A computed fold for a 548-nucleotide part of an RNA from a Candidatus Peregrinibacteria bacterium, annotated as large-subunit ribosomal RNA, domain I. Its Rfam family is "Bacterial large subunit ribosomal RNA". The sequence was found in a public genome assembly.
Context: one part of a larger RNA
């Protein structure tokens, strides 16, 4: 060095009760009536999962289903239940130890002490069992200081709150790497990051636009547009008008007047509560006058022999007693049948007719959502006309001056927001139209509410895939957030495959005797024997040859 037989390895192929990722549909909160999340317990025998609370892999009831049943790893031994209906599947309901906001007090979580009221026991006491009893806001009612009243203060009482939750929304606080090829204005970026609140949130019915024509609250989407702009005019930044769609919904107060209560009075009123009233910008209202006595519309507690969905389910066509191969038919061969069902998975190789299933029907004693009916009760809603007396939200508007948000970095800087000093009009009034003025258009500010159309993951169900196939796919197809590693925060794995069924090797033999093998049996196959499909190189042994 080649051949050959073996060994070790654990690549490949081949399979998959995992993952990824989308798409639909429903829900979108739990929590002092003690939550998420553990800790310890529970099983005749019980290590880990899992399920469950001293009624502990369970307990009642109400439906469903029918023959077995005592969960998984896991097989057994025992005892047991079951057609008088288990077991499982769904609905409600009951139990639910300790820690945990943790809340009687304490604390090194899952311990420790301890007060009062009732029971239980006891001669009595000890001792068991139930219960209450944290804090802070709100109302209330009792008391009740310095200090006379009064109030702080103290008690009771009842009702909220309190933590949790990956994404999301809404405010508040608010960086820096980093770009700018440096950097200092900027930018990243109102992001991360923390705080509070919401179920979607936030906005929301014009002191808006727009332009000589007019729209007619908010939201999102599409497009105006990378346009106008705005920028050490750098790097960047970056609308809005107008058109198209998705969705469509508007209302309530505060005044002026009136009425009653009550307080307080300088008697001249004035104040504070309740009711009426009224809510508008081609100005409305009050207040007077006049006509009219009517109409429609909405909301909603409760109820239900109603419809629908969801939570169990149920029914569901249709091949041969052929005949080849084979350990095994579903393969070929030959003849038949369903089909609103030839989706898909199983069964000893590839099955419409074998089984589950599918296509199509169908079904609830409870519960829950939504809808229909009734519906006690409540709420809104009407016309004209005179006047110019009386009301239309004030420490506001605005102004100055420091910031800040607007797409706009003070700039010619308008508009919104805040500190701070200032500080109007009142309808013959105010504000906006991008300094300002004036004319012209507009609109009604300093008080609230509001559905839809938008946003997101999470869970549940249902569906799909030119995703991945065990160094991939989620870290995790397995006892995975495990084992282990760190004081902690925190890091964090490796590990899938006997065979169609265990039929998992009866018996017998060797031996240094829980290993290993050798006959022998199973089985189509054991070079399929459990370090168990396939079994690749590297790397070893052996035997044979050849080479130097």
């Nucleotide at each position: 060095c080649a051949u050959a037989a073996a060994g070790u390895g654990g690549a490949u192929g081949c399979c998959u009760c995992g993952a990824c990722u989308c798409c639909a549909a429903a829900u979108u909160c739990c929590g002092a009536u003690g939550a998420a999340g553990g800790a310890c317990g529970u099983a005749g025998c019980u290590a880990g999962c899992u399920g469950c609370g001293a009624u502990a892999a369970g307990c009642u009831u109400c439906g469903g289903u029918g023959a077995g049943u005592u969960g998984c790893u896991a097989a057994g031994c025992a005892a047991a239940c079951u057609u008088u209906g288990a077991c499982c599947c769904g609905g409600a309901g009951a139990u639910u130890u300790c820690c945990g906001a943790a809340u009687g007090g304490g604390g090194a979580a899952a311990c420790c002490c301890a007060u009062c009221a009732g029971a239980a026991g006891u001669c009595a006491u000890g001792u068991u069992c139930u219960g209450a009893a944290a804090c802070g806001g709100u109302a209330u009612g009792c008391u009740a200081a310095a200090u006379u009243a009064a109030u702080a203060g103290g008690c009771a009482u009842a009702u909220c709150g309190g933590g949790g939750a990956c994404a999301c929304c809404u405010g508040g606080u608010g960086a820096a790497c980093u770009g700018a090829a440096a950097c200092a204005u900027c930018u990243c970026a109102g992001u991360a990051a923390u705080c509070a609140g919401g179920g979607u949130a936030a906005a929301a019915a014009a002191a808006u636009c727009a332009a000589u024509a007019g729209a007619g609250a908010u939201u999102c989407c599409c497009u105006u547009a990378g346009u106008a702009g705005u920028g050490g005019c750098g790097a960047g930044c970056g609308a809005a008008c107008a058109g198209g769609g998705a969705u469509c919904a508007g209302c309530c107060u505060a005044a002026a007047c009136u009425a009653u209560a009550u307080u307080c009075u300088a008697c001249g009123g004035a104040a504070u509560a309740u009711a009426g009233g009224g809510u508008u910008g081609u100005a409305g209202g009050a207040c007077c006058u006049u006509a009219a006595u009517a109409u429609g519309a909405g909301c909603a507690a409760u109820a239900u022999u109603c419809c629908u969905a969801u939570u169990a389910g149920u029914c569901a066509a249709a091949u041969a007693u052929c005949c080849c191969u084979g350990g095994a038919a579903a393969g070929g061969g030959u003849g038949a049948c369903c089909a609103u069902a030839g989706a898909g998975g199983g069964u000893a190789a590839u099955a419409g007719u074998c089984c589950c299933g599918u296509c199509g029907a169908u079904g609830a004693a409870a519960a829950u959502a939504g809808g229909g009916u009734a519906g006690a009760g409540c709420u809104c809603u009407a016309g004209a006309g005179u006047g110019u007396u009386c009301c239309u939200g004030a420490g506001u508007a605005a102004a100055g001056u420091c910031g800040g948000a607007c797409a706009c970095g003070a700039g010619u800087a308008a508009u919104c927001c805040g500190g701070c000093u200032u500080g109007a009009a009142u309808c013959u009034g105010g504000g906006a139209g991008g300094a300002c003025c004036a004319c012209c258009u507009u609109c009604c500010a300093a008080g609230g509410c509001u559905a839809a159309a938008u946003a997101a993951g999470a869970u549940u169900u249902g569906g799909a895939g030119a995703u991945c196939u065990a160094u991939a796919g989620u870290g995790a197809a397995c006892a995975a957030g495990u084992a282990c590693c760190g004081u902690g925060a925190g890091g964090g794995a490796a590990a899938g495959g006997u065979g169609a069924a265990a039929a998992g090797u009866a018996c017998c033999c060797u031996u240094g005797u829980u290993a290993a093998g050798g006959g022998g049996a199973u089985g189509a196959a054991a070079u399929a024997g459990a370090a168990c499909c396939u079994g690749a190189a590297a790397c070893u042994u052996u035997a044979u040859g050849c080479u130097u």